[in-house]
Molecule: SAM riboswitch aptamer (S box leader)
Organism: Flavobacteriaceae bacterium
């Protein structure tokens, strides 16, 4: 970097440093921000993808419950909302899906 599968309206922040931007990209809207943005560091936390234990089943997978030592991830707002495509309702909008993005695991 592209691929497959799963999840994506839940949850969880303080301090130090830094010094003007940030919310993935383009456009629009909206929002956060000198009462201190991004980035970096420390500590704490959330969750349960990988993982650990037990049980059922068993070739294996799988499923259920409990857990949190370790590998990731995350800790404003639904992935902040909308866009292009499809379906249904509806009549200029609503719902669902898809696309895109993010994260994990796997494999190249």
């Nucleotide at each position: 970097u592209a691929g497959u599968u799963a999840u994506u309206a839940a949850g969880a922040a303080a301090g130090g440093u830094g010094g003007a931007g940030g919310g993935a990209u383009u456009a629009g809207a909206c929002c956060c921000u000198g009462u201190g943005a991004a980035g970096c560091c420390u500590u704490a936390g959330c969750a349960a993808c990988c993982c650990u234990u037990u049980g059922u089943u068993c070739u294996a997978u799988a499923c259920a419950a409990a857990g949190a030592a370790g590998g990731u991830g995350c800790u404003a707002a639904a992935u902040u909302c909308u866009a292009u495509c499809c379906u249904g309702g509806g009549u200029u909008u609503c719902a669902g899906g898809g696309c895109a993005g993010a994260u994990a695991a796997c494999a190249a």